[in-house]
Description:
This is a predicted complex of two RNAs, RNase P RNA and transfer RNA, with 447 nucleotides together.
RNA sequence: UGGGUCGACUGGACGAUCGCGUGCCGCGCAAGCGGCCCGAGGAAAGUCCGGGCUCCACAGAACAGGGUGGUGGGUAACGCCCACUCGGGGUAACCCGCAGGCUAGUGCCACAGAAAUGAGACCGCCUGCCUCAGGGCAGGUCAGGGUGAAACGGUGGUGUAAGAGACCACCAGCGUCCCGGGUGACCGGGACGGCUAGGUAAACCCCACCUGGAGCAAGGCCAGACAGGCGCUGAUUGAGGGCUGUUCGCCCGAGGCGCUGGGUAGGCCGCUUGAGGCCAUCGGCAACGGUGGCCCUAGAUAGAUGAUCGUCUCUCGCGCCGGGUGACCGCGCGCGAAGCCAGAACCCGGCUCACAGGUCGGCCCAUCCC
RNA sequence: GCGCCCAUAGCUCAGCUGGAUAGAGCGCCUGUCUACGGAACAGGAGGUCGGGGGUUCGAAUCCCUCUGGGCGCACCA
Numbered sequence: 001u002g003g004g005u006c007g008a009c010u011g012g013a014c015g016a017u018c019g020c021g022u023g024c025c026g027c028g029c030a031a032g033c034g035g036c037c038c039g040a041g042g043a044a045a046g047u048c049c050g051g052g053c054u055c056c057a058c059a060g061a062a063c064a065g066g067g068u069g070g071u072g073g074g075u076a077a078c079g080c081c082c083a084c085u086c087g088g089g090g091u092a093a094c095c096c097g098c099a100g101g102c103u104a105g106u107g108c109c110a111c112a113g114a115a116a117u118g119a120g121a122c123c124g125c126c127u128g129c130c131u132c133a134g135g136g137c138a139g140g141u142c143a144g145g146g147u148g149a150a151a152c153g154g155u156g157g158u159g160u161a162a163g164a165g166a167c168c169a170c171c172a173g174c175g176u177c178c179c180g181g182g183u184g185a186c187c188g189g190g191a192c193g194g195c196u197a198g199g200u201a202a203a204c205c206c207c208a209c210c211u212g213g214a215g216c217a218a219g220g221c222c223a224g225a226c227a228g229g230c231g232c233u234g235a236u237u238g239a240g241g242g243c244u245g246u247u248c249g250c251c252c253g254a255g256g257c258g259c260u261g262g263g264u265a266g267g268c269c270g271c272u273u274g275a276g277g278c279c280a281u282c283g284g285c286a287a288c289g290g291u292g293g294c295c296c297u298a299g300a301u302a303g304a305u306g307a308u309c310g311u312c313u314c315u316c317g318c319g320c321c322g323g324g325u326g327a328c329c330g331c332g333c334g335c336g337a338a339g340c341c342a343g344a345a346c347c348c349g350g351c352u353c354a355c356a357g358g359u360c361g362g363c364c365c366a367u368c369c370c
Numbered sequence: 371g372c373g374c375c376c377a378u379a380g381c382u383c384a385g386c387u388g389g390a391u392a393g394a395g396c397g398c399c400u401g402u403c404u405a406c407g408g409a410a411c412a413g414g415a416g417g418u419c420g421g422g423g424g425u426u427c428g429a430a431u432c433c434c435u436c437u438g439g440g441c442g443c444a445c446c447a
Stems, first nucleotide, its partner, number of pairs: 001366010012312007020039002023036005041341001045352002048350005053215004060248004065211005070084005085099001086097004100206002105204002107200003122145002124141007153171006172196001174193008219269004228260006240252003262446003276295008315337006321330003371443007380396004389427001398414005420436005
């Protein structure tokens, strides 16, 4: 210098005018008016997970159902994060992985192929018999061919009628046991064994662990309005309810259900100070945790947080000026254009997806110079 | 705001316990019939299975994610 990879941050600034919402202050009988402070995000989004909070019994039991799936740690918790292991990709930095168990059992493996799993003889090879001499029949054989995504370990030899882990050597893989290292997943080494075990669990299932349900339209208080009717069923021989199924248990329990019809679409609490931010320091490889100090930072309810103008900054285009042989360069000048994705609605921790442009840093590879 | 469901031909739907060249009805096109049209008969076209990624030998079907559409949920007597 070029290319790559990983991470962090930013995503306009200032001023003027007009406007909107909460709160506070002042004025006003009131409606309201005036002033001051504060006023969206990195994702506020998707609602995919986890928790707080609230109600149902201060949330019970068993089975079913659902979820997670290498190991260790972090956390309020998680399907998240960190570190490590194993497998795969890359020259490397680094990236990716729904990564338990088909040796618990069951199922499935289309088409093709002889045969699709404790299998199998189509061609070929070999032996025997028959023959009209083309071949046919019976048997052996999985070494070779062919089919397929996948065909029962690989190479060499012994052996044989031809062959074959049938046997032998080496190698690969599996299981059992032992030794060493590690908290562990796992790694390294040795001995023995039968010689070999197909794939699929994002198929049923098995194993380990987790799991009660609903959601702020939860839930509570106040105010106001109206109109009931019909049918079924029940009151200790208990209807019905406690928002996934079954059984049990506990609690409430005099009403409940269906059809039809009526009324209100008001106010307050919940509501924003929280597993909160920033800085320093200590522990830890890290995620994160401890301690100390400082700060307060939206609460609307059909939903406020905006618009216009000016100056500046950043990016791009065009023209000019200057430098350079040139590619091109410039705290240079002028004009013009553009400036993302998107917006709280009970609150947090994550994940995922969307995002113009810009800044900074770590590491790797290649090349050049010293 | 919260909860749930769906997406297959122009339209309405099957298929979704993995094995196809993805079917059916209506519609569309061509031909026969007819003076013409309809009906009838014969034939035919038309599909990214909403998009992307993964598991598998193989995906409309199983898993993840995104997009689009739809439904339900206030209180009182």
Overview: It holds a member of the Rfam family "Bacterial RNase P class A". The family's RNA type in Rfam is ribozyme. The coordinates come from a structure-prediction model, not an experiment, and the mean pLDDT is 78.